A computed fold for a 72-nucleotide RNA from Liquorilactobacillus hordei, annotated as transfer RNA. It matches the Rfam family "tRNA". It is annotated as a transfer RNA. The RNAcentral record of the sequence draws on ENA.

[in-house]
RNA sequence: AGGUCAUUAGUUCAAUUGGUAGAAUAGGAGUCUCCAAAACUCUUGACGUUGGUUCGAUUCCAACAUGAUCUG
Numbered sequence: 001a002g003g004u005c006a007u008u009a010g011u012u013c014a015a016u017u018g019g020u021a022g023a024a025u026a027g028g029a030g031u032c033u034c035c036a037a038a039a040c041u042c043u044u045g046a047c048g049u050u051g052g053u054u055c056g057a058u059u060c061c062a063a064c065a066u067g068a069u070c071u072g
Base pairs, nucleotide, nucleotide: 001071002070003069004068005067006066007065010025011024012023013022019055027043028042029041030040031039048064049063050062051061052060
C1' cells in the first nucleotide's frame, strides 16, 4: 500500500433476507435471613461517526475511524 472480517447496554452475544432492539452477566431497589451469601421480584442502560436511498434503516449504499487477519 492492497484484500477480507468485525464494530449493538459496563462486559459477552442475538436480532434471516427494511417495519417501534432482546438475552445473559454486571449496576440499583426490594422480599427472604439474626447478619451475609444464594434464590426470587422489580428496575437502569446500547445500534462506531458522517452522509445517501426509502413512507420507514441495526439491516441496503458510500466515505471515514478503530481493531483483527492475509498478501507484498
Notes:
The coordinates come from a structure-prediction model, not an experiment, and the mean pLDDT is 83.